[in-house]
Context: one part of a larger RNA
RNA sequence: UGACGGGGGCCCGCACAAGCGGCGGAGCAUGUUGCUUAAUUCGACGCAACGCGAAGAACCUUACCAAGGUUUGACAUACACCGGACGCGCUCGGAGACGGGUGUUCCUUUCGGGGCUGGUGUACAGGUGGUGCAUGGCUGUCGUCAGCUCGUGUCGUGAGAUGUUGGGUUAAGUCCCGCAACGAGCGCAACCCUUGUUCCAUGUUGCCAGCGGCGGCUUUCGGGCCGGCCGGGGACUCAUGGGAGACUGCCGGGGUCAACUCGGAGGAAGGUGGGGAUGACGUCAAGUCAUCAUGCCCCUUAUGUCUUGGGCUGCAAACAUGCUACAAUGGUCGGUACAGAGGGCUGCUAACCCGUGAGGGGGAGCGAAUCCCUAAAAGCCGGUCUCAGUUCGGAUUGGGGUCUGCAACUCGACCCCAUGAAGUCGGAGUCGCUAGUAAUCGCAGAUCAGCAAUGCUGCGGUGAAUACGUUCCCGGGCCUUGUACA
Numbered sequence: 001u002g003a004c005g006g007g008g009g010c011c012c013g014c015a016c017a018a019g020c021g022g023c024g025g026a027g028c029a030u031g032u033u034g035c036u037u038a039a040u041u042c043g044a045c046g047c048a049a050c051g052c053g054a055a056g057a058a059c060c061u062u063a064c065c066a067a068g069g070u071u072u073g074a075c076a077u078a079c080a081c082c083g084g085a086c087g088c089g090c091u092c093g094g095a096g097a098c099g100g101g102u103g104u105u106c107c108u109u110u111c112g113g114g115g116c117u118g119g120u121g122u123a124c125a126g127g128u129g130g131u132g133c134a135u136g137g138c139u140g141u142c143g144u145c146a147g148c149u150c151g152u153g154u155c156g157u158g159a160g161a162u163g164u165u166g167g168g169u170u171a172a173g174u175c176c177c178g179c180a181a182c183g184a185g186c187g188c189a190a191c192c193c194u195u196g197u198u199c200c201a202u203g204u205u206g207c208c209a210g211c212g213g214c215g216g217c218u219u220u221c222g223g224g225c226c227g228g229c230c231g232g233g234g235a236c237u238c239a240u241g242g243g244a245g246a247c248u249g250c251c252g253g254g255g256u257c258a259a260c261u262c263g264g265a266g267g268a269a270g271g272u273g274g275g276g277a278u279g280a281c282g283u284c285a286a287g288u289c290a291u292c293a294u295g296c297c298c299c300u301u302a303u304g305u306c307u308u309g310g311g312c313u314g315c316a317a318a319c320a321u322g323c324u325a326c327a328a329u330g331g332u333c334g335g336u337a338c339a340g341a342g343g344g345c346u347g348c349u350a351a352c353c354c355g356u357g358a359g360g361g362g363g364a365g366c367g368a369a370u371c372c373c374u375a376a377a378a379g380c381c382g383g384u385c386u387c388a389g390u391u392c393g394g395a396u397u398g399g400g401g402u403c404u405g406c407a408a409c410u411c412g413a414c415c416c417c418a419u420g421a422a423g424u425c426g427g428a429g430u431c432g433c434u435a436g437u438a439a440u441c442g443c444a445g446a447u448c449a450g451c452a453a454u455g456c457u458g459c460g461g462u463g464a465a466u467a468c469g470u471u472c473c474c475g476g477g478c479c480u481u482g483u484a485c486a
Stems, first nucleotide, its partner, number of pairs: 001486002003483003007480007015470002019433005026324008034315002042053002064310007073124001077123008087104007106115003126299002129297003135293002137288003140284001142282001147186006153162003166177003192276004197244007207233002211231003214227005247270001250264005326426001330385007342373003347366002352361003392423001397418007439462007
């Protein structure tokens, strides 16, 4: 100087407390361990591995296994020699890779050759083989915590100290005051994006208040309602671009005439308005040689490469993360309303018809503020069920189908009929969340032929409760103290 302490002081955080909802019990899904296996490819292991790499394992992917092939190679460059297209069609053997047969077939030229390409040979290719404890790059974590340092000066023999400590204050090493320090850098904050208010400009594919028209329904014949459908309009919504606005600016109290803090006014918004992006010096020899790159080592008729089939989906068991439930704030049937954000040409697919349905036929429109996906669901209005293993719950199994795809046996999703298991709110323990949050409800997208998605990433609808407080548990920051630790 650090680190540590079941030492002290101060402070913070869904850390505890106060609340709400879960997990731990059940069934299933997914991941992992273990076991099994010819193989069940590999990596990730407290927080910070375990719905993780994987934002799509039937073949492919694929790295694993079995069997069958191949050896200048599936891929690149160069040289030498030999050849002629390469290739495509038909056919035979084969599981296919591949091998055999057969037909057809180049451009250019100064006639030396060149381009392109097959074979042989040589250099070499190739490796998801090892080492993340040789590395780059990227990433996680402490932690969006408020810290980490430097120059000059001063102090100390020196390691070092000071500054950065102290008194206040803040979300903050934020700011003020003081001070042998004075300044500065990386962080904090701001600048960036988005959302909340308003103004201006522009109105098509967006909008329709007022005016006129048209169509439909209705009428007590005055009219009323509906449809942006047309003329038209720019009011409004919305979209795009540009401004304004919030700064403790104003008032009052407190405070060191300070920083700041408490209350109030005005305001769409008030003290960082909400959310995001942004991650200092460093720590963990943290993770990744299987994204990629790369040193060294290793393989080179194989640890390379091609193919068919299998496996990654196995199942006494254990764990993790989820989904669905155990019901009446509910199930079911009928009617009816209101989003946002996305995607679409190898695509999204309307109307209409067929089918109980998955779906099939059909083909309008749309490279999309125009058309389609698109039905939002919870909600609301009625009917029914009446507390039961039930009209709860849907696992499992049997039968029949639909779709994608060369192909659904291992091993796809979905539909219909039948079947109807466990489960009556879950031990010890444990997790998330402070507001448009939790809870609950649906919608979209990436990947993708299809899909094991209940995952992930977004979007909106409905919409709470509680926080006395900091004694205690956990993590962190500053000061101080002890130390046989470095």
Small-subunit ribosomal RNA, 3' major domain from Sphaerimonospora mesophila NBRC 14179 = JCM 3151, 486 nucleotides, folded computationally. The organism belongs to Sphaerimonospora mesophila, within Bacteria.